[in-house]
């Protein structure tokens, strides 16, 4: 620091994931030891028991205990002493501190920095007094009520309790004369000491006021009536609407009031480079609570956790009349919950209260324990040696390899923990919870101590076994459908360690809110466009001021933390000291820049004057075409529409064509990437009004500018409304077509609209340049528009201004593109963008007549949507181009029978299996009667080592073999018997045999067989496009980059074949071409089996024989063709086209030869082969049947349907093969099919061999002298064997069938067509299949169209590549969520009821101790009663949220439901956007 995840692949956008480091953390597995911290995050939910606030007797009165005396009923009375202890009362002072948790508050509550109108017990400093009286209540005592809890009446009493008078330095009040207000003793060693009272100041500590900061929502925009402010009075320590009375009528607020949610604030804590975000345990500061609400009282300080008083809930006690209570103080309980301890020890320390003071208390506190791996830190579980690399695992290619120096063994060490002993500091005089602890020292023994997660990339870490889209994993992306490094288990490995993962949270990464540091032409995103308010921003000079701003300097910024240095223990922790706290307060300077005042300029801006160009508005007149109606002629049968046709209109006269009439829209040519307008948009002509723009000139004003949140105006179309209009077109609606259907598309009507009036109303559009305004500044070129200036050769050309456009530098941009009309480089305002669906919805709120618009979520779900660029593959896209592709032809298929292969259906036998568009179907199979082939079936065996192959052991020497007959059996195999013929090899030998192999028999396990499975594990071999012309590579060049170039362009070619041009230069595989076969031509060489010109013999029948090798022929070996020559064309090329010679001319003809892929094509049943199955059977032997089945259906052939024929008669002419288990002449028999016999012949010799169509007759068009199937019968070969089920003869029958529908095949020359030979398999059986020769054509004009294929282009939402991808409805299941008659809670408001306590007013006739007095009363307080105020409760009527709701609405989500084809290619009707309106849906 980054990484994976969209794509066939690339570059961007961009969204989820991960990888880090933290926690008050929980849960799984595991667990030695120590330090130092942490520990109820949830119910401010209930509380049981204890214990947390008391203390002075030196403020008082009493009591009582202790003690002495007496007295005596020896445990009571009475005195005294009270130096001493206890203690309820009165008093004082402290319970306002310390502890707790965070409900509640969006506040002056908090933080920070100021202020003024105050207060403060105790504390400190000063200064003054502290004199003189009196009246009372408690305790106690007496009666008494009541269960209690508490009381009631009487009566007695002290005080530092109360109360009065005097005094008043200083204080207070004042109309500046005057006025008013105090006290308390106590204890004393008599020194004093502690205290009282008034008063200054101080310290602390409160209260109060103000600037700044301090969450989130505008789908909360108004809000307020004591509310803003004044004045009098009231209250309070004090300021102040804090009350309250009058007055005025304001204050708050878009710099976000008001309401609504949430939340205690900060020092800080966690992360981060920082900027931030996030969080607010423990520890510190502040605030608010204290069972709930409400209120006051005492006090310096409360409106008081552990204090009252009412009210409410609840829980207790009750004698039912009435009382009691508040753990969010420490333990602890039950609850809640994923989760959080001990009713521990001491006041020894620190602090606190109370006291003169010993002292008491203190659940503050304790470097007290004690639970808990809760978190951090340390240490340990040994340490050295050891190779036979031990057993054992476990791989494994069987050889090892690895666990692994690891283990044993040997030889040490002893930290932890364990036992024994010693034993603290914390404490300044005393006093030690912890604690016999820390530490120390001995002692014993490797002893007591290691798991946890991972190991498919991310990411460190791999194998076998199981399992088989199951079962599971999974942070993401994904693993599993028989070989899973991704499930689970094992062995290794990685990694962290007393912890190890996973869970959840928060930062980081995320530059993914972007201030540091983002973006808006196509990714997500500029308002449809203007005026404009507020606000932001703002030319140029000079003074001035000093608010930003820069510099110095005060104060402050609480310690703790953080961070440095130092110190104590090893750290962790703690301790000291610094720095820091980036912040605000004041003060001083400076004036560059921003600000403001103050005076000016003239470049921006306006204003003026001349000119200009224009479809700019807006209103009035007006014009010609063109269209449908009318009326009339003139004409006659169709028009009219379309891909084709109908509906429709016409003989009542249309369409066509002429005149006339009247309508209403719209303005052809001109017309132009011209012009005008902000924009929407404006288009005959002309009239008079109006807007803005340019230009040139000026002697004007002086910054008046730019933008623009709200606001407001305008805003295509389509719709609305009111009233006209109404020719054409025309949603809807009908009808005709088309279609599987056709709610479309295509016609043919046709209504609203479409036109006009309302300053009618809606306010949307792919309102686009998908680009927001302004200003400045950065190469150029060419057009065209409006203007104005100079030139001069007068129709050109140059400057410059404003507008419209193309190209293109630089720069920019992910590319594409942009490029002085920016999408460069800046400034500057304003709008908007944050992953995809959900959704521009849905509540709510403005707007609207309505349609609806405008603002704008959430829940759920998805790991991607997406932009621009490449490659390909696709198009019912485009060029260009080949090919028996199409035409132009010649036969054929398709119809018949008949053969053969395939379905399918039948069957005991999927009647064995496999091949299924081209590229399965006369294919594997170049031969099913049995057999083989065979694999299928039914029977009947045979064997667990087998028919076959190695190895072992054992026994025979006789094993085997053939034939003969016989038994069982339906037969075969088999099994038994019986007859016969024959029989091996070596080495040794006493020749008698032994031994050992071969052979068989018999055993015994290793194994053997498996045409079973899986061609989708695989090899090899093939088809296929396609003999198509293509397919790549190197280096170089471009490009961010996938990729391009090259290979593309121009020609040209059968051909990426060849020239040419070019950032490409060369190379590979393919083409060609060689090299190989064939054939067409020659030369040459050789001459039998072959030939025979010449010469002789010899038959007339023959090369037949002597002889020859010229010829033909056979087979060797050369040769010959190369656009080589000539002539045109082309570009001086490459090649074309003609020509000449030449057997052959542009490849001469033909064949092998198959480039990189593609189809998961075909083939496990040729062979091999993984894996899986079977093993008395899926192995193997036999017989027999079937593979030859038949309602059909389909492919490929074969005969025909006849005269170019057919039958009869003639009897000429080939190539090219085979041939001893063979071909078989000549010769006899048979009608024949064949038979008999047999010469030659291992083949240029013999043989099969005879060709066949030709030719001549005849038939005369007829289901025939065509056709020839079916059938009948007698035969014939092969074969053990012709019934399922061969082939062939004869004679006898003689069907379909007269050229074959839609549709389809093949052929371009020695080719089709036709006609016969031959081979291969084979005993026999060819209409198939392989080749061979014979006669021997037609036709191609061309390249529009079908088909396939090649290049090059285009367009894509395709990449499993069009057999692609993909909408919507409807069906089912889930899942979240709007509506919704209601209903159930909370909160909140206004209006009215009731009014506890309670402090204030009034009242005060009842009651009354201190003062006063004339003793009567007053003053003065008290109870009572009244009145306002109010908490809680009621009533009614609203806001708001929320929960549950019959039914309901769209929505998402589901491997194989349904209907269709909307979109992507011109997606077949180009597609999208606004609106309407229609339809099952997509959508028209």
């Nucleotide at each position: 620091a980054g990484a994976g995840u969209u794509u066939g692949a690339u570059c961007c956008u961009g969204g989820c994931u991960c990888a880090g480091a933290a926690c008050g953390a929980a849960c799984g597995c595991u667990g030695g030891c120590g330090g130092c911290g942490u520990g109820c995050c949830u119910a401010a939910c209930a509380c049981a028991u204890g214990c947390a606030a008391g203390u002075c007797g030196a403020a008082c009165g009493a009591a009582g205990g202790c003690c002495c005396u007496a007295g005596c009923u020896u445990g009571c009375u009475a005195g005294g002493a009270u130096a001493c202890c206890u203690u309820a009362g009165u008093g004082g002072c402290g319970g306002a501190c310390g502890g707790g948790g965070g409900a509640g508050u969006a506040a002056c509550g908090c933080g920070u920095g100021g202020g003024a109108a105050c207060c403060u017990g105790c504390c400190c400093a000063a200064g003054u007094g502290u004199g003189c009286g009196g009246a009372a209540c408690a305790a106690c005592c007496a009666c008494u009520g009541g269960a209690a809890a508490c009381g009631g009446u009487g009566g007695c009493u002290a005080a530092u309790a109360c109360c009065g008078c005097a005094u008043a330095a200083g204080c207070c009040c004042u109309u500046c004369g005057g006025g008013g207000g105090a006290a308390a003793g106590g204890c004393u060693u008599c020194g004093g000491c502690c205290g009282c009272a008034c008063u200054u100041g101080g310290a602390u500590g409160a209260g109060c006021c103000c600037g700044c900061g301090u969450c989130a929502g505008a789908u909360u925009a108004g809000g307020u009536u004591g509310u803003u402010g004044g004045u009098g009075g009231g209250g309070u320590a004090a300021u102040g609407g804090c009350c309250u009375a009058c007055c005025a009528a304001g204050c708050c607020u878009a710099c976000g009031a008001u309401c609504u949610g949430u939340a205690g604030c900060u020092g800080g804590u966690c992360u981060g480079a920082g900027a931030g975000g996030a969080c607010g345990a423990u520890c510190a500061g502040c605030c608010a609570c204290a069972c709930u609400g409400g209120g006051a009282c005492u006090g310096a300080g409360a409106c008081a956790c552990g204090g009252c008083c009412c009210a409410g809930a609840c829980u207790c006690c009750u004698a039912c009349g009435g009382g009691a209570g508040g753990c969010a103080g420490c333990a602890g309980u039950g609850g809640g919950g994923a989760a959080u301890u001990u009713u521990g020890c001491a006041c020894a320390a620190u602090g606190g209260g109370g006291g003169a003071a010993a002292c008491c208390c203190u659940g503050a506190u304790g470097c007290c324990a004690g639970c808990a791996a809760c978190g951090c830190c340390g240490c340990g579980u040994g340490a050295g040696u050891g190779a036979u690399g031990a057993a054992g695992g476990c791989c494994u290619u069987a050889g090892g390899g690895u666990u692994g120096u690891a283990a044993a063994g040997c030889u040490c060490u002893u930290u932890c923990a364990g036992c024994a002993g010693g034993g603290a500091a914390g404490a300044u005089g005393a006093u030690g919870a912890c604690g016999g602890u820390a530490c120390c020292u001995g002692c014993a023994g490797a002893a007591g101590a290691a798991g946890c997660c991972c190991c498919g990339g991310c990411u460190a870490a791999c194998u076998c076994c199981g399992u088989g889209u199951c079962a599971g994993c999974a942070g993401c992306c994904g693993c599993g459908g028989u070989a899973a490094u991704a499930c689970g288990g094992a062995g290794g490995g990685g990694g962290c360690u007393a912890g190890c993962g996973u869970u959840g949270u928060u930062c980081g990464g995320a530059a993914u809110u972007a201030c540091u540091g983002g973006g808006c032409g196509u990714a997500a995103a500029g308002c449809g466009c203007g005026c404009g308010u507020a606000g932001g921003c703002g030319g140029u000079u000079u003074g001035g001021a000093a608010a930003g701003u820069u510099g110095g300097g005060u104060g402050u910024g609480a310690a703790a933390g953080c961070c440095c240095a130092g110190g104590g223990c090893u750290c962790a922790c703690c301790c000291c000291g610094g720095a820091a706290c980036u912040g605000c307060u004041c003060u001083c300077a400076a004036a560059a820049c921003u600000u403001c005042c103050a005076a000016g300029c003239u470049a921006g801006a306006g204003a003026u004057c001349u000119g200009g160009a224009g479809a700019g508005g807006a209103g009035g007149g007006u014009g010609g075409a063109a269209u449908a109606c009318c009326c009339a002629g003139u004409g006659u049968a169709g028009a009219g529409g379309u891909g084709a046709a109908a509906u429709u209109c016409g003989u009542a006269g249309a369409u066509a064509u002429u005149c006339g009439g009247a309508a209403g829209a719209a303005c052809a040519c001109c017309a132009g990437u011209u012009g005008c307008g902000a924009a929407g948009g404006c288009g005959g002509c002309u009239c008079a009004c109006u807007g803005g723009c340019c230009a040139a000139g000026u002697a004007c004003u002086g910054a008046c500018g730019c933008u623009g949140a709200g606001g407001u105006g305008c805003g295509a179309a389509a719709g609305c409304g009111u009233g006209g209009g109404g020719a054409g077109c025309a949603a809807a609606c009908a009808g005709g077509a088309u279609u599987a259907g056709a709610u479309a598309c295509c016609c043919u009507g046709g209504u609203a609209g479409u036109c006009c009036a309302c300053u009618g109303c809606u306010g949307u559009a792919a309102a686009c340049g998908a680009u927001g305004g302004g200003u400045g500044c950065u190469a150029g070129a060419c057009g065209u528009u409006g203007g104005a200036g100079a030139g001069c050769a007068u129709g050109c050309c140059c400057u410059u201004c404003g507008g419209u456009g193309u190209c293109g530098c630089a720069g920019u941009u992910a590319a594409c593109g942009c490029a002085u009309u920016a999408a460069g480089c800046a400034c500057u305002c304003c709008g908007c963008c944050u992953g995809g669906g959900g959704a521009g919805u849905a509540c709510g709120g403005c707007c609207g007549c309505a349609a609806g618009g405008u603002u704008a979520a959430a829940a759920c779900u998805c790991a991607a949507a997406g932009g621009a660029a490449u490659u390909g593959a696709c198009g019912g896209g485009g060029g260009c181009c080949c090919g028996c592709a199409c035409a132009a032809g010649c036969g054929g298929u398709g119809g018949a029978g008949c053969a053969u292969g395939u379905g399918g259906u039948u069957u005991a036998a999927u009647u064995u299996c496999g091949a299924c568009g081209c590229a399965a179907c006369g294919c594997g199979a170049a031969g099913a009667a049995c057999c083989u082939u065979u694999a299928c079936c039914a029977g009947c065996c045979c064997u667990u080592u087998g028919a076959c192959a190695u190895c072992c052991c054992g026994g025979u020497c006789g094993c085997g073999g053939u034939u003969u007959u016989c038994c069982a059996g339906a037969a075969a195999a088999u099994g038994g018997a019986u007859c016969c013929c024959u029989u091996u090899c070596a080495g040794u030998u006493u020749c008698g045999g032994c031994u050992g192999g071969a052979c068989c028999c018999g055993g015994u396990g290793a194994c053997a067989g498996g045409u079973g499975c899986u061609g989708c594990a695989u090899g090899g071999c093939u088809g296929u496009c396609g003999u198509c012309a293509g397919c790549u590579c190197g280096u170089g060049u471009c490009g961010u980059g996938a990729a391009a170039u090259g290979u593309u362009g121009g020609g040209u070619u059968a051909a990426g074949u060849c020239c040419c041009g070019c950032a490409a230069c060369g190379a590979g595989c393919g083409c060609a071409a060689a090299c190989c076969c064939c054939u067409g031509u020659c030369u040459u060489c050789a001459g039998u089996u072959g030939c025979c010109a010449u010469c002789a013999g010899g038959u007339u029948a023959a090369g037949u024989u002597g002889g020859g090798c010229a010829c033909u022929c056979u087979g060797g070996a050369g040769g010959a063709a190369c656009u080589g020559c000539c002539g045109g064309u082309g570009a001086c090329a490459a090649g074309c086209c003609g020509g000449a010679g030449g057997a052959a001319g542009g490849u001469g003809g033909g064949g092998a030869u198959g480039a990189c892929g593609u189809c998961a094509a075909g083939u496990c049943c040729u062979c091999a082969u993984g894996g899986c199955c079977c093993u008395u059977a899926c192995g193997g032997g036999c017989u027999g049947g079937g593979c030859u089945a038949c309602a059909c259906a389909c492919g490929u052939g074969c005969u025909a349907c006849a005269a170019u024929g057919g039958c009869g008669a003639u009897g000429a002419c080939a190539g090219a093969g085979g041939g001893c288990g063979g071909c078989g002449a000549u010769c006899c028999c048979g009608c024949g099919a064949g038979g008999g016999g047999g010469a030659g012949c291992u083949a240029a010799u013999c043989u099969c061999u005879a060709a066949a169509a030709g030719c001549c007759g005849u038939c005369u068009c007829a289901g025939u002298u065509c056709g020839g199937a079916u059938u009948g019968u007698a035969c014939u070969c092969u074969g053990c064997a012709a019934c399922u089920c061969g082939a062939g003869u004869g004679c006898a029958u003689g069907a379909a069938g007269u050229u074959g529908g839609a549709a389809u095949c093949g052929c371009u020359a020695g080719u089709a067509a036709u006609c016969g030979c031959g081979g291969a398999u084979c005993a026999g059986c060819a209409u198939g299949c392989c080749g061979c020769g014979g006669u021997g054509a037609a036709u191609a004009c061309g390249u529009u169209c079908c088909c396939g294929g090649g290049c090059c282009u285009u367009g894509u939402a395709c990449a499993c590549a069009c057999c692609g991808c993909c909408c919507g409805u409807c069906a089912c299941a889930c899942c979240a969520u709007g509506g919704g008659a209601g209903u159930u809670g909370g909160u909140u408001u206004u209006a009215c009821c009731c009014g506890a306590a309670g402090a204030c007013g009034g009242u005060g006739u009842g009651c009354u101790a201190a003062c006063c007095u004339u003793u009567u009363g007053g003053g003065g307080g008290c109870a009572g009663c009244c009145g306002a105020c109010c908490a809680c409760g009621g009533u009614a009527a609203g806001g708001u949220c929320a929960g549950c709701g019959a039914c309901u609405g769209g929505g998402g989500u589901g491997a194989a439901g349904u209907c269709g084809u909307a979109a992507c290619a011109a997606g077949g009707u180009a597609g999208c956007c606004g609106u309407a309106g229609g339809g099952g849906a997509a959508c028209c």